[in-house]
RNA sequence: GAAGUCCGCCAGGCAGCCGCGGCACGGCAACGUGUCGAGGAAAGUCCGGGCCCCAUAGAGCAGGAUGCCGGCUAACGGCCGGGCACUGUGAAGUGACGGACAGUGCAACAGAAACAUACCGCCUAAGUCCGCAACGCGUUUGCGGGCCGGCAAGGGUGAAAUCGUGCGGUAAGAGCGCACGGCCGCGCUGGCAACAGUCGCGGCGGGCAAACCCCAUCCGGGGCAAGGCCAAAUAGGGGAGCGAUGGCGUGGCUCGCGCCGCUCCCGGGUAGGCUGCUUGAGGCCGUCAGCAAUGGCGGUCCCAGAGGAAUGGCUGCCCACGACAGAACCCGGCUUAUCGGCGGGCUUCCAUC
Repeated sequence: GAAGUCCGCCAGGCAGCCGCGGCACGGCAACGUGUCGAGGAAAGUCCGGGCCCCAUAGAGCAGGAUGCCGGCUAACGGCCGGGCACUGUGAAGUGACGGACAGUGCAACAGAAACAUACCGCCUAAGUCCGCAACGCGUUUGCGGGCCGGCAAGGGUGAAAUCGUGCGGUAAGAGCGCACGGCCGCGCUGGCAACAGUCGCGGCGGGCAAACCCCAUCCGGGGCAAGGCCAAAUAGGGGAGCGAUGGCGUGGCUCGCGCCGCUCCCGGGUAGGCUGCUUGAGGCCGUCAGCAAUGGCGGUCCCAGAGGAAUGGCUGCCCACGACAGAACCCGGCUUAUCGGCGGGCUUCCAUC
């Protein structure tokens, strides 16, 4: 100097005029003064909760979710740290990461064969058949071929083929034996653990569970259109069904428990006001503990609450020339979208000293 990787921060600013919403104060009121007023994702509604109701809240089955180990948290499918596997020269990134020895199932085609096996091949002792040759002329010897027999090392097929490579051994071969390496199990050592290491012993057909399944842990349901209060209006109307051996009770089924009524159809009335509604698992600063996530202690601050839905318009200047984009009960996460700027850690390459 270039390229990369990880983490953190900002999110147009200032001024003037007019115009919005909340709160406080003043005022009979109109209004006035002061102060505050959209995001890093407010988005998606994907997880987890706070809160509210069912409601005397239980147990089981079915169902669903998560899936290495340890920690954090109100909790989580989140975060932090560690392990293993894969990708990358690396900093780093990703992981649907328990179990194939409980069982079931799948792997087309090709190939001999995919819980099994011989297509091409290699060997052929002994036995048997045929041919040729030799000779000491008979069950004498040699060669070739076939049968019988042995092999799974070589070749072919395939995503995957008797653990891999090498040496020895053998008629030819094979963990048959040895060396190194791989996987599984047991023991030893280190670690809380997942795991790792080396040593020893035993063994060697596998893959897929984001297939069914098994195992471990967790899960009641519905939701601010929850819920509470006030006011008002109407038709306490009509019909059908179940009915104590019954009906109903916020996912399904069974048992338990509770209540005494419940369900469906037609028709009629109301949809107004107040509240819930913002002080929080809150922000910021400092300090202690911890690798960290985070927690303790101390100090300080109040920082949107609309209700058909509040931030707009004009002018001037600065500038990084502004993308994605607007709260609706609240919070912790994840995911997606995204212009530009600032700061820091680490890695690789090039050049010079």